Background:
Predicted 3D model of a 684-nucleotide part of an RNA (large-subunit ribosomal RNA, domain II) from Bacteroidales bacterium Barb7. Its mean pLDDT, the model's own confidence on a scale to 100, is 84. It matches the Rfam family "Bacterial large subunit ribosomal RNA".
Context: one part of a larger RNA
RNA sequence: ACCUGCGAGUUGUUUUCUGUGGCAAGGUUAAGCGUUUAAGACGCGCAGCCGAAGCGAAAGCGAGUCUGAACAGGGCGAGUGAGUCACAGGGAGCAGACGCGAAACCAAGUGAUCUACCCGUGUCCAGGUUGAAGGUUGGGUAACACCAACUGGAGGACCGAAUCGUUAAGCGUUGAAAAGCUUUCGAAUGAGGUGCGGGUAGGGGUGAAAGGCUAAUCAAACUUGGAGAUAGCUCGUACUCCCCGAAAUGCAUUUAGGUGCAGCCUCUGUUGUAUUGGUAUGAGGUAGAGCGACUGAUUGGAUGCGAGGGCUUCACCGCCUGUCAAUUCCGGAUAAACUCCGAAUGCGUACCAAGAAAAGACAGGGAGUGAGGGCGCGGGUGCUAAGGUCCGCGUCCGAGAGGAGAAGAAUCCAGACCGCCGGCUAAGGCCCCCAAAUAACGGUUAAGUUGAACUAACGAAGUCGUACUGCAAAGACAGCCGGGAUGUUGGCUCGGAAGCAGCCAUUCAUUCAAAGAGUGCGUAACAGCUCACCGGUCAAGCAGUGCGGCGCGGAUAAUACUCGGGCAUAAACCGUUUGCCGAAGCCGCGGAUGUGUGAAGAACACAUGGUAGGGGAGCAUUCCGCGCAGUGUAGAAGAUAAGGGACGACCCUUGUUGGAGCGUGCGGAAAAGCAAAUGCAGGU
Repeated sequence: ACCUGCGAGUUGUUUUCUGUGGCAAGGUUAAGCGUUUAAGACGCGCAGCCGAAGCGAAAGCGAGUCUGAACAGGGCGAGUGAGUCACAGGGAGCAGACGCGAAACCAAGUGAUCUACCCGUGUCCAGGUUGAAGGUUGGGUAACACCAACUGGAGGACCGAAUCGUUAAGCGUUGAAAAGCUUUCGAAUGAGGUGCGGGUAGGGGUGAAAGGCUAAUCAAACUUGGAGAUAGCUCGUACUCCCCGAAAUGCAUUUAGGUGCAGCCUCUGUUGUAUUGGUAUGAGGUAGAGCGACUGAUUGGAUGCGAGGGCUUCACCGCCUGUCAAUUCCGGAUAAACUCCGAAUGCGUACCAAGAAAAGACAGGGAGUGAGGGCGCGGGUGCUAAGGUCCGCGUCCGAGAGGAGAAGAAUCCAGACCGCCGGCUAAGGCCCCCAAAUAACGGUUAAGUUGAACUAACGAAGUCGUACUGCAAAGACAGCCGGGAUGUUGGCUCGGAAGCAGCCAUUCAUUCAAAGAGUGCGUAACAGCUCACCGGUCAAGCAGUGCGGCGCGGAUAAUACUCGGGCAUAAACCGUUUGCCGAAGCCGCGGAUGUGUGAAGAACACAUGGUAGGGGAGCAUUCCGCGCAGUGUAGAAGAUAAGGGACGACCCUUGUUGGAGCGUGCGGAAAAGCAAAUGCAGGU
């Protein structure tokens, strides 16, 4: 891992609702007793319980009663006759209460054959080294001291086996081993190692102290019991078909992943209105707008009350102003908590119409939900960030399959009862992958822009269209040829300044076809080149501005170059047109179920996606009762194969195997259906 078997809403009791049945203003027995064909049945047993009357704290009164001074008002009742017992089912309470699951708590016991420490009694430590005190002898001293040699054999001394330990590395890691092996390393006469016997016991022991050890278990051992502890948590919870079908919100909560009430779902009963459109009529202060209509914020200009500063003055008077600034005037502009104004929608009410298996309202039984999410729109918050967060309106996913979007819960299209090798369409597409146009017409793009998603400021004789202003056969624009002068080197400044460092100017005047007191290079300054301007040549359009379309640059990210790919100059983009393809949509044909109409199972119409969840109808298994004068060695159950039937759970027939029981109809009762629980056991 697979297969087989086992494996989870049960039982008792109390209560509530629904259904069925008995009796009924009544209903019913409990314990117990008797009879009996004896786990049973029948009878007796009205004690008790519920109902038939309530009100009051109560005495009590009573269709009333309590409060009260009240014959007042008010509260609760009557006026409106249905209960009760049993059974079955849906819930609830109490019990383990659908199953499995803690970590823990408590009690009584069992453990020191492991290990910690202690007590008693034994035992063990090859070999080698060092050489303390003391001693002896000699020297030495007044005597000591002291010196030397020898002797001696101390030490938590040294090296190193046994022994004890375990520093480092490697191996081992479903191991040879639930702690080892190899090499290496520490101690090795000591606070040493070790045998045997004994002691200390669970909030206790023991601990040279690591929360260590206390039998492979230790921040409180193990065994049994309380015990099915508790688990607002996780997981699992078993056959079929049919109808309906949610919620992820509000309020509260030692509450926030739980729960209560409400909301939303379902079933039953009653009732008779929801919804949409039109007309009419209302409330309102949003969007917008406005602010010489308030409150507040606010800008430019004019005026300049007043103030500040400066100048002047002995003082007064007076003058000036890159300062502030009232009022007034002209112009601009602002607000969620501003409003002189003010929609569209939406909402309330009335009437009319549509509306039909519908939806609404009320009462009762049963729930689930109370983590929501994306998208569009209106907002708050945030950075007008987020697949962010918090509200409102809508929608979809959730609980929704199908088609499109390459792929992709919520984007677009569209809501799947079943069958069909029929048809039409939606979104989206029609060169190939790939169903359908290599369709038509008119434009644009040259960037592979584009054909997917996203870019900007800014830059540019890209190109197309459009509008306008000028110049032009009296010759424009570009090119080429030629001229581009004189007073004058204008004046000033300056070392120099001559068109061209800078300053000034009435930048003037002259000759001219035209020529600036000079457009740009250039020189130290001149010179030189050039431009404006003019003539010639040439020859027909030229110059500029604005707007729009498509393109260019700006351009930079992580699996793989790439539009999904191939590829495409149309198979790109804009516009117009006609066809076609394309879904579980719609239509056609056949079928099923439900609801309504209906006398009807005829007929017609409509409906039938679905998680949590509610309701309905069934299948199968085991056992029991009654019937089938059921069936079986002329072959039961079971196994297996084939065929047939039922929407389905499943059922039937036949063959083979098997070798003794088994079915069917109507009822009853359950140890009543497995794929999952890191389920349990066995097998492979």